[in-house]
RNAcentral holds the sequence, with entries from ENA. A computed fold for a 73-nucleotide RNA from Micromonospora vulcania, annotated as transfer RNA. The prediction has a mean pLDDT of 81. It matches the Rfam family "tRNA". The family's RNA type in Rfam is transfer RNA. Taxonomically the source falls in Micromonospora (Bacteria, Actinomycetes, Micromonosporales, Micromonosporaceae).
RNA sequence: GCCCCGCUAGCUCAGCUGAUAGAGCACCGCACUCCUAAAGCGGGUGUCGCUGGUUCGAGUCCAGCGCGGGGCG
Numbered sequence: 001g002c003c004c005c006g007c008u009a010g011c012u013c014a015g016c017u018g019a020u021a022g023a024g025c026a027c028c029g030c031a032c033u034c035c036u037a038a039a040g041c042g043g044g045u046g047u048c049g050c051u052g053g054u055u056c057g058a059g060u061c062c063a064g065c066g067c068g069g070g071g072c073g
Stems, first nucleotide, its partner, number of pairs: 001072007010025004027043004049065005
């Protein structure tokens, strides 16, 4: 330098053929208890890496850039 894969919640990751952003764990609140924890009830806490483009509509499609991983030279 070229090619491929990944980037979504605090963490690990889903999200199909473009149409309401999700799961588990963690966390927070409530109630219970003399107190704490557990079990119980409730809560998603998010600039979907960034900037543009396409589209009525983009996490999803396209381009460039950034970061991480792998391959070739």